[in-house]
RNA sequence: CGAUGCCGUACAGGCGAUCGCCGGUCGUGAACCACGGUCCGAAAGGGCCAGAAGCGCGACGGGAGGAAAGUCCGAGCUCCACAGAGCGCGAUGCCGGGUAACGCCCGGUCGCGGGAACGCGAAGGAAAGUGCAACAGAGAAGAGACCACCUGUCCCGACUGGAAACAGGAGCGGCAGGCAAGGGUGAAACGGCGGGGUAAGAGCCCACCGCGCCCCCGGCAACGGGGACGGCAAGGCAGACCCCAUCGGGAGCAAGGCCACAUAAGCGGACGUGCGAUCCGUCUCGAAAGGGGCGGGUCGUGAAGGGUGACUCGCCCGAGUCCGCGGGUAGGCUGCUCGAGGCGUCCGGUAACGGCCGCCCUAGAGGAAUGACCGCCGCCGCAUCGAGGGCGACCUCGGCGCGGAACAAAACUCGGCUUAAGGACGACGUCGACCA
RNA sequence: GUUUCUGUCGUCUAGACGGCCAAGGACGCCCGCCUCUCAAGCGGACAACACGGGUUCGAAUCCCGUCAGAAACG
Numbered sequence: 001c002g003a004u005g006c007c008g009u010a011c012a013g014g015c016g017a018u019c020g021c022c023g024g025u026c027g028u029g030a031a032c033c034a035c036g037g038u039c040c041g042a043a044a045g046g047g048c049c050a051g052a053a054g055c056g057c058g059a060c061g062g063g064a065g066g067a068a069a070g071u072c073c074g075a076g077c078u079c080c081a082c083a084g085a086g087c088g089c090g091a092u093g094c095c096g097g098g099u100a101a102c103g104c105c106c107g108g109u110c111g112c113g114g115g116a117a118c119g120c121g122a123a124g125g126a127a128a129g130u131g132c133a134a135c136a137g138a139g140a141a142g143a144g145a146c147c148a149c150c151u152g153u154c155c156c157g158a159c160u161g162g163a164a165a166c167a168g169g170a171g172c173g174g175c176a177g178g179c180a181a182g183g184g185u186g187a188a189a190c191g192g193c194g195g196g197g198u199a200a201g202a203g204c205c206c207a208c209c210g211c212g213c214c215c216c217c218g219g220c221a222a223c224g225g226g227g228a229c230g231g232c233a234a235g236g237c238a239g240a241c242c243c244c245a246u247c248g249g250g251a252g253c254a255a256g257g258c259c260a261c262a263u264a265a266g267c268g269g270a271c272g273u274g275c276g277a278u279c280c281g282u283c284u285c286g287a288a289a290g291g292g293g294c295g296g297g298u299c300g301u302g303a304a305g306g307g308u309g310a311c312u313c314g315c316c317c318g319a320g321u322c323c324g325c326g327g328g329u330a331g332g333c334u335g336c337u338c339g340a341g342g343c344g345u346c347c348g349g350u351a352a353c354g355g356c357c358g359c360c361c362u363a364g365a366g367g368a369a370u371g372a373c374c375g376c377c378g379c380c381g382c383a384u385c386g387a388g389g390g391c392g393a394c395c396u397c398g399g400c401g402c403g404g405a406a407c408a409a410a411a412c413u414c415g416g417c418u419u420a421a422g423g424a425c426g427a428c429g430u431c432g433a434c435c436a
Numbered sequence: 437g438u439u440u441c442u443g444u445c446g447u448c449u450a451g452a453c454g455g456c457c458a459a460g461g462a463c464g465c466c467c468g469c470c471u472c473u474c475a476a477g478c479g480g481a482c483a484a485c486a487c488g489g490g491u492u493c494g495a496a497u498c499c500c501g502u503c504a505g506a507a508a509c510g
Stems, first nucleotide, its partner, number of pairs: 001432005007426003011422001013377004018372002021063002024060006032051001036049005065407001069418002072416005077252004084313003089248005094108005109123001110121004124243002129241002131237002146183002149178006156171001159168003191209002194206003210232001211230002214227005256334004266325006274301012305317003341360004346355003379404004384399006437509007446463004455493001466480004486502005
């Protein structure tokens, strides 16, 4: 100098001019007559003082992000029964730690990638069970024999020996077997490789490696190292069902609370309005005791339905309820911004993070405010010119010209992840080239 | 704002149970045949898994993340 890895920081720069936006505090003005006081009046009502919100004007101070985004996780908060049981469903998944919690973060292990710094990984179980594997291939899960190899046997038989009979016989083919090392198919072929062994072969035997199991050592653990044994039996897929472990009740600020207004009339459909006790009213039968009917109140029990979130049970509400039309309302206040908050020193910890102390307060709208434009300066890149430094590779400064400056904007609030996007700055590394 | 769902030729769709998919059908477009010509009819061609990763031998299909669209909610 070039390429690259990793961690972090502040972020479209600064100053000025003009015109604007949002909400806050204070002041002021007009209008008005709510509340309050007072006066007139028999009353209705009217005058004056004071004056909330609202309106106008002025001053002061404040006003987007690292992702405010996607709404993918985890919480706070609020309501439903403070949250119950069963069954199901969903999520997570090496080990240890951090945290309010997490699918996040930190550290470690193993595997993969990279030449390296370093990066990536849903990384439990396939010796519980079920299932899947197209095409090709002999055979695709406790399978299989196409070619080749080997043995036996039968037929043919070049050729050799011989006078002939006959004998031997490379090789081709059929049949009966052996074998699974080689070829071939496939993504994958039932351990790999070397040697022994054999008719040919084969964990058949042996060494090494892999795998499993047992023991010892190190480590909290995942796991690592060593030894002995087994003789291959356990192949792949769980981001197929599933099993194991852990976690999860549901809904969401349009949650929820308060005020005002509305929820009317009407139409269609579905289900229910039960039982007992007691009291009251009334009618009735009866000579009376007493009985019966109707209507209503209270209590108990039951019930359609509701309390939504897969279902069942349980719990609570429950006399009218639900569904579809129909039309009606479309306001105000609150929740609301001080919070697992930020910054700094010190301490503990490898780190994530935690603790003590001190300081600080930083949008709060409610369809959505941070803007527009101008001037000057600054920043970055490219090209070019000049000056200076260095032995050198190269570096620094200045001038002129052209171009560039991203992604994107709060909507209850936090912790994360993911995605988008441009350079700048500060640390710490790796590799290569060049110079001395 | 909150919640949920869906993306396959130009249009409407099948396939979603991984392999038979180099993805099928209808309409349309284009070419040809038929006809004096047009229409109808017949034959043929072109044409798509929203995008980027992952799991798997193999992905339209399973998983993750983006992008786009739609619906519901006081």
This is a predicted complex of two RNAs, RNase P RNA and transfer RNA, with 510 nucleotides together. Its mean pLDDT, the model's own confidence on a scale to 100, is 76.